[in-house]
RNA sequence: GCCGACCUUCGGGGCGUGGUGAAAUUCCCGACCGGCGGUGAAAGCCCGCGAGCGUCUUAUGACGUUGAUACCGGUGAGAUUCCGGAGCCGACGGUACAGUCCGGAUGAGAGAAGGCGGUC
Numbered sequence: 001g002c003c004g005a006c007c008u009u010c011g012g013g014g015c016g017u018g019g020u021g022a023a024a025u026u027c028c029c030g031a032c033c034g035g036c037g038g039u040g041a042a043a044g045c046c047c048g049c050g051a052g053c054g055u056c057u058u059a060u061g062a063c064g065u066u067g068a069u070a071c072c073g074g075u076g077a078g079a080u081u082c083c084g085g086a087g088c089c090g091a092c093g094g095u096a097c098a099g100u101c102c103g104g105a106u107g108a109g110a111g112a113a114g115g116c117g118g119u120c
Base pairs, nucleotide, nucleotide: 001119002118003117004116006115007114008113009112010111015030016029018028019027031100032099033090034089035049036048037047038046044088045087052065053064054063055062056061069086071085072084073083074082092103093102094101
C1' cells in the first nucleotide's frame, strides 16, 4: 500500500435588554445556523448520499416522495466552492403560525478515524 464476512471510537449547528398582543424564541423588526461524499481551488442552494414521510416485503431490503442562485462582478490555468455583492432554502408532531423552543432522539445514519488479521 492492498484485502477482510473482525473489533473499537467518533459522527448537527443556530434568537434578542426589541415591537404588538391576554398569550408569540412561532407574527413583525433585527439576528444567528448549515450533516456526509465528490467536484483540476475550499460548496446549505453544482452532482449525489443520509435522515424524515408513504407503499410493498416474514425480514433483509426495494420503490416513490423529499428545499434553495439558468445569480452578478473580480482574481486565476481551473472557482455557481475563494474574495466582494445581491438573493434564496430548511421534514414530522406540539404550541399564537417554529431552520433556532419542546418531542420521537442517551435514537438512527451518510461517513470518518484507529485497531486486529492476512498479503505485497